Notes: This is a predicted structure of a 73-nucleotide RNA (transfer RNA) from Schwartzia sp. (in: firmicutes). Its Rfam family is "tRNA". Rfam's curators write: Transfer RNA (tRNA) molecules are approximately 80 nucleotides in length. Model confidence (mean pLDDT): 80 of 100.

RNA sequence: GGGGGCGUAGCUCAGCUGGGAGAGCGCUUGCAUGGCAUGCAAGAGGUCGCGGGUUCGAUCCCCACCGUCUCCA
Numbered sequence: 001g002g003g004g005g006c007g008u009a010g011c012u013c014a015g016c017u018g019g020g021a022g023a024g025c026g027c028u029u030g031c032a033u034g035g036c037a038u039g040c041a042a043g044a045g046g047u048c049g050c051g052g053g054u055u056c057g058a059u060c061c062c063c064a065c066c067g068u069c070u071c072c073a
Stems, first nucleotide, its partner, number of pairs: 001072007010025004019056001027043006049065001051063003
C1' cells in the first nucleotide's frame, strides 16, 4: 500500500426480506428471609463508531472517514 470481517445498553451479543431498538449478565427499588445468598416483581440505562447520500421511512442499502482483527505485499 491492497483485500476481507467487525463496531448496537456497563459487559457478552441478537436484530431474519428497510417500518416496534432488544436479550442474558450487571445496576437501582420493592416484596419474601433476623441478615447474606437466593427467588419474584418493577425500573433506569442507547447520538445503533462518525459524516454524507438514497428513501415516505435507515442498525439494515450506497460513499468517504475513524478504530479494531485478519490475509496478501